Small-subunit ribosomal RNA from an uncultured Rhodocyclaceae bacterium, 1464 nucleotides, folded computationally. Rfam family: Bacterial small subunit ribosomal RNA. Rfam links the family to the GO terms structural constituent of ribosome and ribosome.
RNA sequence: AGAGUUUGAUCCUGGCUCAGGAUGAACGCUGGCGGCGUGCCUAACACAUGCAAGUCGAGCGAACCCUUCGGGGUGAGCGGCGGACGGGUGAGUAACGCGUGGGUAACCUGCCCUGUACACACGGAUAACAUACCGAAAGGUAUGCUAAUACGAGAUAAUAUAUUUUAAUCGCAUGGUUAAGAUAUCAAAGCUCCGGCGGUACAGGAUGGACCCGCGUCUGAUUAGCUAGUUGGUGAGGUAAUGGCUCACCAAGGCGACGAUCAGUAGCCGACCUGAGAGGGUGAUCGGCCACACUGGAACUGAGACACGGUCCAGACUCCUACGGGAGGCAGCAGUGGGGAAUAUUGCACAAUGGGCGAAAGCCUGAUGCAGCAACGCCGCGUGAGCGAUGAAGGCCUUCGGGUCGUAAAGCUCUGUCCUCAAGGAAGAUAAUGACGGUACUUGAGGAGGAAGCCCCGGCUAACUACGUGCCAGCAGCCGCGGUAAUACGUAGGGGGCUAGCGUUAUCCGGAAUUACUGGGCGUAAAGCGUGCGCAGGCGGUUUUGUAAGACAGGCGUGAAAUCCCCGGGCUCAACCUGGGAACUGCGUUUGUGACUGCAAGGCUAGAGUAUGGCAGAGGGGGGUGGAAUUCCACGUGUAGCAGUGAAAUGCGUAGAGAUGUGGAGGAACACCUAAUGGCGAAGGCAGCCCUCCUGGGCCAAUACUGACGCUCAUGCACGAAAGCGUGGGGAGCAAACAGGAUUAGAUACCCUGGUAGUCCACGCCCUAAACGAUGUCAACUAGGUGUUGGGUGGGUAAAACCAUUUGGUACCGUAGCUAACGCGUGAAGUUGACCGCCUGGGGAGUACGGCCGCAAGGUUAAAACUCAAAGGAAUUGACGGGGACCCGCACAAGCGGUGGAUGAUGUGGAUUAAUUCGAUGCAACGCGAAAAACCUUACCUACCCUUGACAUGCCAGGAACUUGCCAGAGAUGGCUUGGUGCCCGAAAGGGAGCCUGGACACAGGUGCUGCAUGGCUGUCGUCAGCUCGUGUCGUGAGAUGUUGGGUUAAGUCCCGCAACGAGCGCAACCCUUGUCGUUAAUUGCCAUCAUUUAGUUGGGCACUUUAACGAGACUGCCGGUGACAAACCGGAGGAAGGUGGGGAUGACGUCAAGUCCUCAUGGCCCUUAUGGGUAGGGCUUCACACGUCAUACAAUGGUCGGUACAAAGGGUUGCCAAGCCGCGAGGCGGAGCCAAUCCCAGAAAGCCGAUCGUAGUCCGGAUCGCAGGCUGCAACUCGCCUGCGUGAAGUCGGAAUCGCUAGUAAUCGUGGAUCAGCAUGUCACGGUGAAUACGUUCCCGGGUCUUGUACACACCGCCCGUCACACCAUGGGAGCGGGUUCCGCCAGAAGUAGGUAGCCUAACCGCAAGGAGGGCGCUUACCACGGCGGGGUUCGUGACUGGGGUGAAGUCGUAACAAGGUA
Repeated sequence: AGAGUUUGAUCCUGGCUCAGGAUGAACGCUGGCGGCGUGCCUAACACAUGCAAGUCGAGCGAACCCUUCGGGGUGAGCGGCGGACGGGUGAGUAACGCGUGGGUAACCUGCCCUGUACACACGGAUAACAUACCGAAAGGUAUGCUAAUACGAGAUAAUAUAUUUUAAUCGCAUGGUUAAGAUAUCAAAGCUCCGGCGGUACAGGAUGGACCCGCGUCUGAUUAGCUAGUUGGUGAGGUAAUGGCUCACCAAGGCGACGAUCAGUAGCCGACCUGAGAGGGUGAUCGGCCACACUGGAACUGAGACACGGUCCAGACUCCUACGGGAGGCAGCAGUGGGGAAUAUUGCACAAUGGGCGAAAGCCUGAUGCAGCAACGCCGCGUGAGCGAUGAAGGCCUUCGGGUCGUAAAGCUCUGUCCUCAAGGAAGAUAAUGACGGUACUUGAGGAGGAAGCCCCGGCUAACUACGUGCCAGCAGCCGCGGUAAUACGUAGGGGGCUAGCGUUAUCCGGAAUUACUGGGCGUAAAGCGUGCGCAGGCGGUUUUGUAAGACAGGCGUGAAAUCCCCGGGCUCAACCUGGGAACUGCGUUUGUGACUGCAAGGCUAGAGUAUGGCAGAGGGGGGUGGAAUUCCACGUGUAGCAGUGAAAUGCGUAGAGAUGUGGAGGAACACCUAAUGGCGAAGGCAGCCCUCCUGGGCCAAUACUGACGCUCAUGCACGAAAGCGUGGGGAGCAAACAGGAUUAGAUACCCUGGUAGUCCACGCCCUAAACGAUGUCAACUAGGUGUUGGGUGGGUAAAACCAUUUGGUACCGUAGCUAACGCGUGAAGUUGACCGCCUGGGGAGUACGGCCGCAAGGUUAAAACUCAAAGGAAUUGACGGGGACCCGCACAAGCGGUGGAUGAUGUGGAUUAAUUCGAUGCAACGCGAAAAACCUUACCUACCCUUGACAUGCCAGGAACUUGCCAGAGAUGGCUUGGUGCCCGAAAGGGAGCCUGGACACAGGUGCUGCAUGGCUGUCGUCAGCUCGUGUCGUGAGAUGUUGGGUUAAGUCCCGCAACGAGCGCAACCCUUGUCGUUAAUUGCCAUCAUUUAGUUGGGCACUUUAACGAGACUGCCGGUGACAAACCGGAGGAAGGUGGGGAUGACGUCAAGUCCUCAUGGCCCUUAUGGGUAGGGCUUCACACGUCAUACAAUGGUCGGUACAAAGGGUUGCCAAGCCGCGAGGCGGAGCCAAUCCCAGAAAGCCGAUCGUAGUCCGGAUCGCAGGCUGCAACUCGCCUGCGUGAAGUCGGAAUCGCUAGUAAUCGUGGAUCAGCAUGUCACGGUGAAUACGUUCCCGGGUCUUGUACACACCGCCCGUCACACCAUGGGAGCGGGUUCCGCCAGAAGUAGGUAGCCUAACCGCAAGGAGGGCGCUUACCACGGCGGGGUUCGUGACUGGGGUGAAGUCGUAACAAGGUA
């Protein structure tokens, strides 16, 4: 410090996610030791039991015990001090609670310290105790006795307190301080071990506390108004003390947009975590403060409390009870239940530190010190070290060679940290006292012995293989993996990371500049309010003087300690502990400075404004007025249509329309007018003409004046298109709704005919728009050019025009710069300043609820739950468009002939079947693989057999191989049997090669699966003209350029131009064939001349034809024209051939997961007495039907019969087969010739010449069937072909639709080959005869180039919207119901305090006494908790039903949007 994720790719915007650190954590797996820390975050839920606050006999008197008789001790009670500390918790609290800094001239302070003074002299009670009584208990009552450092009265006393007089001095003020008086009032206690310890008053200190103030301190405005002791005053009361703290009276104030009040949440801080910092989050442990102690209220005592282990009352709960009544409060330490994901022992000790009491000894102390439990955290250590290759065994992988775990192990040699045992044994303790603890530590001995796991390995992110699984099981932080070859699931091997831990979950910060102070944005990504005016607020020209609030600098005080940081020290190190320093960025105070901002005062004129003179204008309001047109009405003329559309119909019209003429009525809108890129206005918006009506703003010119008067603007106010609403008018045209007619599958639409609100006017509302320049207002600065509009100046003109310049608007191009790009560019989206508004992922949603506004419609303000990993902007390349331009093709058109109808053949689908083997499925499957299914083929079915196999290699044994015949069987096969012994080496024995048989095992075999694992081959777009690269240039980039443009071509063919220059694969050419000529050659070919023959038959010849080799020829080469002086095109000449001469072969980058695992090859999977192999029979040939491709026809351009002419290219020895003979014929017999330019297949047919048929189901057509034959073959039943005779079906030219063909082509005619025993209407070739038409490119189809739009990229067979149906989820409304909280009114009124007091009681004092003072009880008044009643606010839960929303591989209906998306 970044990374992943939107796209085909790119840049940007933007969210989501990850890597880091942290935790009082929890969970999963695992777990050796030690040190230091930490440990109920939830129920401030309820608590059994024990302990946590006592102590003092040197304050007191009884009682009891001991006694050495001196005394000592125990200890209830009275009394004193302490129980206000220490310890716990965080419920409440948004507050002077806390933090920080001040103030008290408005205060208190026990114990402690210092100082001064004092302590005289009396009195009356009471508990304990005793007796009696009540009660279950807790406890209580009466009578009697007694003491004090308990209580009371008196005396004394001021530097105390109160009142008051005077003076000095100080303070911002209320006032303070000091000094000198006067009057009044208030004190005390004793004990003793004789050392002391106490007591009272006052002054001071210290410590602790109280109160007040400035500043800071969470969220919500969908909380905007709050307040009656409220705000202030006077007086009084009260308090330690100020104060409405309380009360009486008076006044009407006080707080609030700088956020009052209300609601929600929360103890605050030092600090802790994170971060570069600024910030953000947190407030456990430690420390400071606050608050609380079962809940609520209250006071008492006291120096201090409204009191955790005190009191009283009320309430809830728990316990005891004799039912009458009582007792209790773990948020102290342990512990229990409960809650919860979750948090420890009912331990030891007061030895240390500290606290209470005491003179002290001492006692108490769950504070504290320690121990126990817990990997909860941090830190340290260990689980061994060295050598050790045969690279052991074993595991895993493997290309089978090996690789890896791996020096790892074993083995050998060592060590002893931890551990175990034994011995010693601290410091902590100044004299004594040690819980920890026989602990830390030390020494000795023992033996590698007891000690490694967890997560991960697709990318981010370090680390890969095998097997299993097969969108299943599962994984997942994001992107995403898994549908048979998963580095992503599970397991294993291996590897990576961390390590006594490792992962997961949760939370916080970071990354996130993703709330932007540091440090973001707003034309199109989210985002400028519709526009203006303007109060508060913010900001503000120039100059002088003063001031010192801000600002800056220095000093002082404070900023607790701990923490963090730096330098040291102590535990073996570290964590941890500790000394010092720095820091604590803050606040206060003081001194100084005077630039800047502020403030005050005074000037200036450049901002702003005013006056004067001109100018332009659809600026606004009002009034008047004009013509054209539509419609309607009246009348005339006139007759059958009009209107409307893609085409129609509805509609109007013979009751006279439409058309035409004249006149009239009425409403609305203003054609043309140099209508414009023009003008005006703040915006919305504004258009006939006129007005001496009212009115706003702007611009220009020159002077004069005012003197910062300015800019912006939350709240506010005003204006604000259209539609809509209210009232009243008006209503010609147009026209939502509505009606009808069409269209359509439907058509609640688009189109048509009508038509009401409305549109118009007046007044009043509404207040929204893509209210847009999607661009807030103001100001300054920063190149230009071109137009247009308003004004001025100068030149120019007779006047104009025109030129130059200046100023205000408006539009285009463009530099720098900016921008993600598009683009903006002096009218900025540039460079800056001021102020306002707004944004923070998409959806939910501009919705719900609440508030405000509105008559309503609705507007405005404006969420959340839930859900997704995107949504989006600009640009790029493609693809697509019922977008555009250009071009091509039998693409259309023009023609010719077909298909679709019939019958048959053949293939396919479907159905059937034991099987009808398999594949091919739009074009680009369907006479296709198959260039030949009777058996074989054959892969399918049935049946019968074989199991190292029909075939290959290796091993062993035997035998040559081979062969004859018989039997069983459907055959395969099985059994028996005959003959037979080879080749090479060797003398022989024997061995070897080859073949056969048998045996065992490795293996064979598979037309089994996957063409979506593949190679190869093929189809297709398409023989279309395209597809790319290098370098350069442009662009942030994807990419572009080149390859676009102007011409031209069949062509990215060529030329020209050009930030491109070149190159490659394609095109073309080179190849084959055909057309002309030449040369060479001349048999089997040919025959002009010469002989000859039935016949080129023979001689002869090679001129011709032909054959087959080599050449020539054609190149826009020549001429003319057009074109740009080019390329090229048009025409012509010559030529056999002319612009690629015709035909073929040749198929760029790629597309279709196109086809083929059944040609072959091949990965993986599967079968292995079978999915392999053999045999027989059957099937692939079925048949209601549907489709494709063909054949033959429907006839006279024909059929039939007779005669007759002319090819090319092939094939032939398992072959072609002549002549001749037989047969009606298929064919048979026959055998010459031919390994073929020689012989044969082999008759070509259409044609031509005659004859006949005469338009008919025929002398057309030939299906079907019968009979009789032929051929091939082991065999024609299923299931071949052919012949003869007979039979003679459909069919009379074919609906919608559709196919081929542009010249030797279509059409038509026959011929041959491959396959093949036989079987062609198929297929591949061959020649014969031989047309018609093409104006042309509007349309259909396909393609190419450029351009445009796009929400498509699986690319239009795309994408995508809404209702309905189903499931789930959250949410709004909802008759209500239930709870919390709060406010108001009323009732009520415990305890307590204060006031009052008729009743009752009463030791101290007064009084001789009666009595009094004083006190208490009781009663009562005021305040008030709990409680009750009623009514509001607010919030939460729930609710029949209901509304929309979201999500969900394959539901329904349509097709709204994206292309002109088919009505932009």